[in-house]
Context: one part of a larger RNA
Parts: sequence; structure tokens; C1' cells
RNA sequence: CGAACGCUGGCGGCGUGCCUAACACAUGCAAGUCGAACGCUGAGCCCGUUGUAGCAAUACAGCGGAGGAGGCGUGGCGAACGGGUACGUAACGCGUGGACAACCUGCCCGCGAGUGGGGGAUAACCCCGGGAAACUGGGGCUAAUACCGCAUAACAUCCCGUGGCCGUCGGGCUACGGGAGCAAAGCUCGCAAGGGCGCUGGCGGAGGGGUCCGCGUCUGAUCAGCUAGUUGGUGAGGUAACGGCUCACCAAGGCGACGACCGGUAGCCGGUCUGAGAGGACGAUCGGCCACACUGGGACUGAGACACGGCCCAGACUCCUACGGGAGGCAGCAGUGGGGAAUAUUGCGCAAUGGGGGAAACCCUGACGCAGCGACGCCGCGUGGAGGAUGAAGCCCUUCGGGGUGUAAACUCCUUUCGAUCUCGGACGAAACGUCCCGAGCAAUCGGGACCUGACGGUACGGGUAUAAGAAGCCCCGGCUAACUACGUGCCAGCAGCCGCGGUAAGACGUAGGGGGCAAGCGUUGCUC
Repeated sequence: CGAACGCUGGCGGCGUGCCUAACACAUGCAAGUCGAACGCUGAGCCCGUUGUAGCAAUACAGCGGAGGAGGCGUGGCGAACGGGUACGUAACGCGUGGACAACCUGCCCGCGAGUGGGGGAUAACCCCGGGAAACUGGGGCUAAUACCGCAUAACAUCCCGUGGCCGUCGGGCUACGGGAGCAAAGCUCGCAAGGGCGCUGGCGGAGGGGUCCGCGUCUGAUCAGCUAGUUGGUGAGGUAACGGCUCACCAAGGCGACGACCGGUAGCCGGUCUGAGAGGACGAUCGGCCACACUGGGACUGAGACACGGCCCAGACUCCUACGGGAGGCAGCAGUGGGGAAUAUUGCGCAAUGGGGGAAACCCUGACGCAGCGACGCCGCGUGGAGGAUGAAGCCCUUCGGGGUGUAAACUCCUUUCGAUCUCGGACGAAACGUCCCGAGCAAUCGGGACCUGACGGUACGGGUAUAAGAAGCCCCGGCUAACUACGUGCCAGCAGCCGCGGUAAGACGUAGGGGGCAAGCGUUGCUC
């Protein structure tokens, strides 16, 4: 130290857990939401009415109405975030400092302007057909905040003219005049007036992004020359934008021992470990940036993608098939097989924080919050405290006198943390949103109060109940290095980090007694300083 292995193992808190096969994946879940944009359909309950049964209440059925759970589809926003991984990449990828007079920006905020009048379709649905399926063809109907003309329209865009200021001298900013093309959508609350949410075009902002440049960024010279869109120019295309980005033509350039080119290795950083520092090594968890999403390629939609759970093509693999043809992509969360010394639950909840949609209620959210497993790490606590003999027994040693274990035990008194049992209480995290009330205000809205909401969890924590009761191991003792004797063994069996031990008295092997060191850990191995 993201460790592993051996022996051992009481509790808690906080962290942390596929470093190997970017190997293959069964199953479930991980991105939806809006009926206050729109069409269709429509359950229960309720109301009216008719019929049947019944004395009636009522039940059942038919018809009509209201209402709208749910379903299908159009449309909008989201799905480009969040989450994963480290393959690739030695690069403006990252870090740091700058530049854009060469750029974009949905939602949000500020300012000011507008929101007029028309049109044609189409899905769902109905009918007919094809297919094993995935799906799909034709005909007919219809709505919109879907789609398309028209009008109006400038401080915005483009063109022309005149002038001013600035400049890095390519141009930028600005004033005036003339001209050209270009917008829009409604929904909801209300009796209404009007309000709210939207819509359109414009300027500015915030946040986000794009591009360019200086410097820094591993290794091999047993890689020394490299280069044809190559280097530059003119023109055109393309882009949000500069650019050889792309193309046509022209020129012959460009890079290199200050290491080009080629090969190897590698995501980069904040940081982490170590060290007195300088430095060295590393880049798990957390945060920022980049890259990737079965492999390779491509574009579409869109403010934003060349798009992990979108599309198309090709390939490998797996699956279905009626053999014609189809389906799939866990480097999301869990989980399985495999690989490996080795790395967890197919858990609970949206209560909180955050995100998407919605006017809101609310819905979704394997982000997240929690719980589970693992001494994997760090930290804390416990396994009892005080007294107790010239000192029991056992065991060990002995010069047989004795010495050691050793206040250790027994025994006496005390305490009950932690854990286990029973019992009572029991959270903080949660005040917002919303509803109601009060106050201020014309109102929007703001302030105050009440009510509602907890996965974790009957958990943490607190009170009571009872007993020393349930809780110690591991390594070492030749020198380095702290800790010694006995027996066994006899260069055997074995030990070992280095020096080295063992061939008959071994403090070095094995066992025992004793001792030393750490302690819920202790050792070993690996890696790094």
C1' cells in the first nucleotide's frame, strides 16, 4: 500500500474493495415526462330514464348524460447531463499563461419591439392486403404550440453612398441617407376587466463550449535522415469560425544532433507515498480535463453528438426462424461464467441532496442517500480493578541446598464499560413544496403561523435488569537485534534477510520451560521511497 498468503480473531465509527481478460454475458432494473399543445379511445363510481324480479329497499340489463383511471398516436422539452472504463493517445491530449479584429451558445437573467390574416397535409383510427416473425404496402377520415405561403418589421443581416474615431493597416467601431430579403402559436385562470405560462425577431449578460499561440510534459541513436497535400501562393468550396480543412492551378519548398523520422511505453493534472530538503516513485478512492462505448467506418436529428442503454453499412461472435429473413451489444447497478494470489448484495428508498419533465399536484432517477459482505486500511474501546504468601499445586531448571514461572493463581472486596438477554423511552437529519389561516401590498408577490412528509430505523442514544461473567493471539530470543536454559537430533532431519548454523554436550534444527516484541492482530511475500 486498492494488496495477497499463513496463524489468530470481541465490539464500534469512518473510509475502502477486479490492480488480471477494453474477456464473454442469463435475468431484473439504470430516461423519461407534459392532457394547462393536439386527435382518437375509454374502465369503475355517479345522475337521469326504460324494462325484468320484488310489497319495498334494492339487484340486473338497455339507452342517455356527466366525469375521467387507463391506452394508442401526433407534438414539445429532456434523452449530448448524470453514471462507467483507461483501449487508444508522446498529442496543443494535459498543465500553466495568453489570444480570437476568426467563433457558437437551448434552458436562465436584464432591456426594448411584435404576436395580423390564410392554406394544404398526416399519424393514431377505419377498410383491404403481404409476412413464421421482426415488421410492412395500399385506400379513406381528422387535430394541433406539427408543416407551408402571405402581411407587417428594425438599433439585427446584406448591398450602395457620405462622414467621424481607432487599428496589429487584413481591418474594427460608429453616425446619417437609400435599397433588398427574412418572424411568430397558442394554452390556461377569470363573469369580465385582466393576469399567468408560452411564441417571434433584436441587443446585452451569466454560465457553457470551439479555435489558435508561448512554455512544460517518459524512453531507445544498436532509429539519422524524414516529407507529395508534402511547404508556400492564387482562386474556389466548406465550417459557428481561422486554416492545405478540401479542391483546381502555380512555385519548390518544409522539418532535423536544440534529436526530425521510426520503435517502445503511457491517459494528463490537482494530488498520493517517501524524503531534513533537493529529489525519487506513483496517478486507486475524491475533484478537473481528454479519450472510448462489441471491432472498423459513416452521417442524420439537434442549441449542443458524429451520440454507452439512437440510426445506417461492413466484420467477428451469440440467439430466433416456417430457411425467405430477423434480433443483440453490462468499460451503468447488482449478478454469472472465465482469467487470477486476489476484490462485495441479482438488498432498501426517493425521506434528504442533485438532475429531467410539468403551472402544479406529481412522475422518473442502480446519480444519490442508506443498509449488507470483507480486520482491506485508519482511529477508538474491551478482554477487568484493588488487595493477596519468604511465595500453594503443576511444570521447568538445579551444584539437590535451592532457583524460576510469581501477586501470577486461589481467596477477599469492588466495578459492569463493550458484547449477549429482557424491558421502557426514543431521535437529529425536515423545512420546504403544497393546502389553510393571519399580516403587508392594487396586484404579482413577500413575511408569519398551523397541518402534511424518514429508506436508514424502533437504528443511534438514554433509563432499568444480571453476572467477572462472553472476549488473546502472533512472531522472535547466535551477531546485526530486545530476549537462555534443558532435552531430542547427530552435515541427518532441518534453519537461513546477510554473515552463517547442524558431522554426540547445538543459546542458530525440533520440543519444552522461561524470556523479548507487538497486539485484534501478528508474521511472510510483492511493490515503492
Annotation
The prediction has a mean pLDDT of 86. Predicted 3D model of a 529-nucleotide part of an RNA (small-subunit ribosomal RNA, 5' domain) from an uncultured bacterium. It matches the Rfam family "Bacterial small subunit ribosomal RNA".